[in-house]
Molecule: small-subunit ribosomal RNA
Organism: metagenome
RNA sequence: AGAGUUUGAUCCUGGCUCAGAAUGAACGCUGGCGGCGUGCUUAACACAUGCAAGUCGUACGAGAACUCUUCUGCUUGCAGAAGAUAGUAAAGUGGCGCACGGGUGAGUAACGCGUGGGUAAUCUGCCUUCGAACCGGGGAUAACUCCGCGAAAGCGGUGCUAAUACCGUAUAAAAUCCAGGCUCUCCGGGGUUCUGGAUCAAAGGUGGCCUCUACAUGUAAGCUACCGUUUGGAGAGGAGCCCGCGUACCAUUAGCUUGUUGGUGGGGUAAAGGCUCACCAAGGCUACGAUGGUUAGCUGGUCUGAGAGGAUGAUCAGCCACACUGGAACUGACACACGGUCCAGACUCCUACGGGAGGCAGCAGUGAGGAAUUUUGCGCAAUGGGGGAAACCCUGACGCAGCAACGCCGCGUGAGUGAUGAAGGCCUUCGGGUCGUAAAGCUCUGUCAAGUGGGAAGAACCUGCAUCAUGCAAAUACCGUGAUGCACUGACGGUACCACUGAAGGAAGCACCGGCUAACUCCGUGCCAGCAGCCGCGGUAAUACGGAGGGUGCGAGCGUUAUUCGGAAUUAUUGGGCGUAAAGAGCACGUAGGCGGCCCCUUAAGUCAGAUGUGAAAGCCCGGGGCUCAACCCCGGAAGGGCAUUUGAAACUGGGGGGCUUGAGUAUGGGAGAGGGAAGUGGAAUUCCUGGUGUAGAGGUGAAAUUCGUAGAUAUCAGGAGGAACACCGGUGGCGAAGGCGACUUCCUGGACCAAUACUGACGCUGAGGUGCGAAGGCGUGGGGAGCAAACAGGAUUAGAUACCCUGGUAGUCCACGCAGUAAACGGUGAACACUAGGUGUAGCGGGUAUUGACCCCUGCUGUGCCGAAGCUAACGCAUUAAGUGUUCCGCCUGGGGAGUACGGCCGCAAGGUUAAAACUCAAAGGAAUUGACGGGGGCCCGCACAACCGGUGGAGCAUGUGGUUUAAUUCGACACAACGCGAAGAACCUUACCUGGGCUUGACAUCCUGGGAAAUCCCUUGAAAAAGGGAUGUGUCUUUCGGGAAACCCGGAGACAGGUGCUGCAUGGCUGUCGUCAGCUCGUGUCGUGAGAUGUUGGGUUAAGUCCCGCAACGAGCGCAACCCUCAUCUUUAGUUGCCAUCAUUUAGUUGGGCACUCUAAAGAGACUGCCCCGGUCAACGGGGAGGAAGGUGGGGACGACGUCAAGUCCUCAUGGCCCUUAUGCCCGGGGCUACACACGUGCUACAAUGGGCUGUACAAAGGGUAGCGAACCUGCGAAGGUGAGCCAAUCUCAAAAAGCAGCUCUCAGUUCGGAUUGGAGUCUGCAACUCGACUCCAUGAAGGUGGAAUCGCUAGUAAUCGUGGAUCAGCAUGCCACGGUGAAUACGUUCCCGGGCCUUGUACACACCGCCCGUCACACCAUGAGAGUUGGCUGUACCAGAAGUUGUUGGGCUAACCCCGCUUCGGCGGGGAGGCAGGCACCUAAGGUAUGGCUGAUAAUUGGGGUGAAGUCGUAACAAGGUA
Repeated sequence: AGAGUUUGAUCCUGGCUCAGAAUGAACGCUGGCGGCGUGCUUAACACAUGCAAGUCGUACGAGAACUCUUCUGCUUGCAGAAGAUAGUAAAGUGGCGCACGGGUGAGUAACGCGUGGGUAAUCUGCCUUCGAACCGGGGAUAACUCCGCGAAAGCGGUGCUAAUACCGUAUAAAAUCCAGGCUCUCCGGGGUUCUGGAUCAAAGGUGGCCUCUACAUGUAAGCUACCGUUUGGAGAGGAGCCCGCGUACCAUUAGCUUGUUGGUGGGGUAAAGGCUCACCAAGGCUACGAUGGUUAGCUGGUCUGAGAGGAUGAUCAGCCACACUGGAACUGACACACGGUCCAGACUCCUACGGGAGGCAGCAGUGAGGAAUUUUGCGCAAUGGGGGAAACCCUGACGCAGCAACGCCGCGUGAGUGAUGAAGGCCUUCGGGUCGUAAAGCUCUGUCAAGUGGGAAGAACCUGCAUCAUGCAAAUACCGUGAUGCACUGACGGUACCACUGAAGGAAGCACCGGCUAACUCCGUGCCAGCAGCCGCGGUAAUACGGAGGGUGCGAGCGUUAUUCGGAAUUAUUGGGCGUAAAGAGCACGUAGGCGGCCCCUUAAGUCAGAUGUGAAAGCCCGGGGCUCAACCCCGGAAGGGCAUUUGAAACUGGGGGGCUUGAGUAUGGGAGAGGGAAGUGGAAUUCCUGGUGUAGAGGUGAAAUUCGUAGAUAUCAGGAGGAACACCGGUGGCGAAGGCGACUUCCUGGACCAAUACUGACGCUGAGGUGCGAAGGCGUGGGGAGCAAACAGGAUUAGAUACCCUGGUAGUCCACGCAGUAAACGGUGAACACUAGGUGUAGCGGGUAUUGACCCCUGCUGUGCCGAAGCUAACGCAUUAAGUGUUCCGCCUGGGGAGUACGGCCGCAAGGUUAAAACUCAAAGGAAUUGACGGGGGCCCGCACAACCGGUGGAGCAUGUGGUUUAAUUCGACACAACGCGAAGAACCUUACCUGGGCUUGACAUCCUGGGAAAUCCCUUGAAAAAGGGAUGUGUCUUUCGGGAAACCCGGAGACAGGUGCUGCAUGGCUGUCGUCAGCUCGUGUCGUGAGAUGUUGGGUUAAGUCCCGCAACGAGCGCAACCCUCAUCUUUAGUUGCCAUCAUUUAGUUGGGCACUCUAAAGAGACUGCCCCGGUCAACGGGGAGGAAGGUGGGGACGACGUCAAGUCCUCAUGGCCCUUAUGCCCGGGGCUACACACGUGCUACAAUGGGCUGUACAAAGGGUAGCGAACCUGCGAAGGUGAGCCAAUCUCAAAAAGCAGCUCUCAGUUCGGAUUGGAGUCUGCAACUCGACUCCAUGAAGGUGGAAUCGCUAGUAAUCGUGGAUCAGCAUGCCACGGUGAAUACGUUCCCGGGCCUUGUACACACCGCCCGUCACACCAUGAGAGUUGGCUGUACCAGAAGUUGUUGGGCUAACCCCGCUUCGGCGGGGAGGCAGGCACCUAAGGUAUGGCUGAUAAUUGGGGUGAAGUCGUAACAAGGUA
């Protein structure tokens, strides 16, 4: 740092996905050790059990028991007493603590938190420090005793008692209050060691000492030390309150508020304050988001990131809140209190049913929930806390240990050597490769674990003892304080660590291996099973599934899942966009807001600089140090955008003041204009009405019909009525903000422009909300209505036609007044300003030169077009009218679908508009451009493509092939053209692959091994044959050391193997068909383009041709075309046998002699090249015509088939991968089948007749074949043929007769003398064999058929048509195929149309490429969602009822020790009153509760609406091409 994924490919936009880091994690597989951390994220759900807050006897009173010892009594094991236990335990009064520490995050969107301030508006126990003081009294009460109630919890009464408990009094200041004075001030208030008045204190305990006093032992008073008490100042630390700023989402929450906002005065608090109350005023908050709703503890920090940010708030630390839920106060320095109290509620437990008890969100632990989170451990040794004078006690804080790979860090599972590259596995091209120096073996080492032994640091306080110093004091006692030394104290733990022993011994897995992404093969499976993060794999050769081998990555872990950030510049401040990809509001005016011209002065809010304070610690970073290292820990430093205070600067922004004119505006003079509104006027045309003329049609269409018309239409003339629109001018001309505006005249009115001066003096730009305007269509009311025309009706078209076409026709279109408020309201381009080459039109106004004048020409401003530079853009394109370069402001976008939809709100009469989601679903959707393909797009061109002509097919019979059917089998393949007389150039057996039956199993065939035998020939038996059994004859060649061996062949045996026309032509080679003998297909270099690609190959001509010429950012080249090859046509030369015969002779006959001239044969050549002439053409290519020539413009024909297409055909020609069969899917044999037959199709033959049939005679070919052959001639037979057999291995002999033709005779239009099918009979030939199932012959029979529907085929000249001939295959068997010659036409105007093809261009939503793509309803299944009579929860508002505990207030026929007053008194006290207190009543407030009625939100519901997704469903064909009606 990027990558994959939209396409045939490209660039862009844009989403989805991946690689990284992280986690309080969980799950799967696996698991050796140690260190340091971490561990209920869910049910703030419920909790058994134990522990988590006590302590002080130096505050106080009281005070056991068990047990032991001694003594006494004696009933000898009992009773009593004393002592010890012991001033102990337990309990009580009192003090301090319990508000800390520990837990949790429910609530809270808040001064809760963070940060910075304020408190002159406050409090503060214990602690430190500095002062002062501590006098003298009083009355109670628990414990305890006795009595009572209760199941219990507990409670009541009586009597006694103490205090550092409680209550008066004295004294008291520098404390508080009031009044006055002084002083400071920011004028709010503060300070004051100034004066006066009022008010308020206390408690002792312990140790020691007798110097003074008393008693005279030593104690008491006293002194002294320490602790405590009271009061005041200061400090430290802590707390309360207030303020500025920051602190989530929703506007589909827009208005909220009555103690509300403020004032005055009471009250209340430690303290300001509507905190509370009375009265007064009517305010306060809000678009800079009030109110409401949802969610959430906040922060330091943590994770991520380059950063800015984003996410998060476990552990640690700070703050807050809470403690079963709700409410309340008490105590106290601090609480409205986790392990306190009271009340209410829910729940659990106990109960004698009367009543009680409880609160783990402390540590462990249990249940439940959940994917998921630990031990009911040890210790107070350390650190810290509470109490205490202290010892000490308490401490689930804490320190440790246990469990868990939950995380981070470290270590190990060995090291060296070792090739026969072992065995084994896997793969293999069978050679080998790989696991692999890996193992074994040999030589070492000893971490961890195990065992044995040793063994820390963490410990220092405190305290005790000793010594010393010092304070107090008379004192070297004592006591206090300090120092030194010694002693005491360890949960962890016999742990860390060290040494020794033996021993490679006990210690490796997980994921992945198609691309992204490092890593490949085999087997199995066969769109199955499965995988998958995205793209996507799997339908018989899967590197993607499962297994194996191998490899890659990480490693005591590895993967998966979940979540966060990143990548994502994919919310863009850094750092994005809006013409066409998502995105400019339809347009304007304008409020708030934002932004704003030039100069001067001033200020200092923003801004900048310095200083100060703060920014807790921990963390991050840097340096150093400690654990062997690291993680971890310790020390120090740095950093910290921020906030606050303060000092300065004054350029810029802002504020204030003054000025300016260029922005903006006003005035004057002009001209232009479909700008707007109102009134009036005009002509053309349509329609209608009236009248005239006139007669049979008119109208309409692709063609028709509906329709109108003999009741007189259409046409035509005249007159009239009425409504709407304004031809020509008219123009990318004008005007307007946009919508929009078009006859003429008048009136009213808005804006822009030009020119020249004058004036105002920034008055400006934009514009959230808001307001207005706003096409067509629509709605309301009232008019109007000619034409046009939704709906509707009819006629056509059509498979249908609710359409397109036609005939009619109502709303509407028009007017007036309202509503509506949307459009592809588009330049798909918001407004304003400035700047940045030009060229050329056009509209308006002006200036200049010149002219008599008008043009022309030059030039300025404003508008409106085109083309283009730079620049921009993904490209297309834009380009002074920007989509360029900048500034300001507004609007809008963030993947496609769902959806501009639902719900809610607002608007509307309605239709509807506006605002505007989510669930779910897909991996794309999209823009521009490229190459193709396609088009019922265009242009050019070609082809027997059409047209023209000739002859056929389709009808009949037969032949043949195919489908179908049948069958035991009817073997298989081929299926539009390009399967179907095709493979098959020939199925009776064989062929043959099929069926049935009989047999064989190393096999019919090949190689190797072994035993025997030459090979071979013949015979017999069984059998349908194959085959089986038996017998006979017979020995060869080479070599030899004579035993034998070798080659070939045969027989037997064993196994490797053979064999397969079994499957896959969609695994293949080769071969072939087809487009198509069409003219195309490409490359190198260069150039252009971001790129795919383009150019070249396009263009102008021309050609059969990408053939050639010219031009051109192209220049060249290759495969194709053409030519080179074969053949035919002409000639020459050479050569004449089997060929030929002109001349000579000869013959029945080129038969023979002779000859090679000619024909012919077969070899080499010549010839044709637009070479020549004329014309056209660009002086070209080339075309037209002509001459010559056997042949003329590629002379005819053939061979030859570019890049490629069709997964075209062939595994049954052959070859071949893989799979399958192996006593069978192989092999042999007999028989059957491939020849079947209601039917359908293809290709043919023969016909239907007279251009013919029959008969007789007669003429002329070419090219082939022939020894298992062709077979003459002769004989026999009506014939097929047979017999005999000459000749011929062929220019010699033979097949062999050519036929149509020609000549003559006959038939005379008929199912015939046409036609020959079918059938009967008799034969011939081939062959082992003609039944299934051959061909031919003769006699007889004599079917359909009278020229063939729709449709369709061939052919352009020696062609079609017609006639016969030969060959391959072959024993025999062509109407097929291949080849040969004979006779021998017609027509082509032409390219509109059909088909196919080529080039250019255009459109495209196609690329499997139009046999494409694709839309909607309906049917079925599933999913989420809206509505829904309702039902049922949660939260909450309002009104009312009722109201516990409690604070406060109040009340009186209650109770009451201290204090005060009065009276009495025995001086102990008693009685009365008061103050104060307690209890009760009442009042206000108020929790839970109840009633009624609303709001918001969730769940659910018969039914219903649309949406999405699904396999090859149904109906049509709406869109994409002019998509067939753009």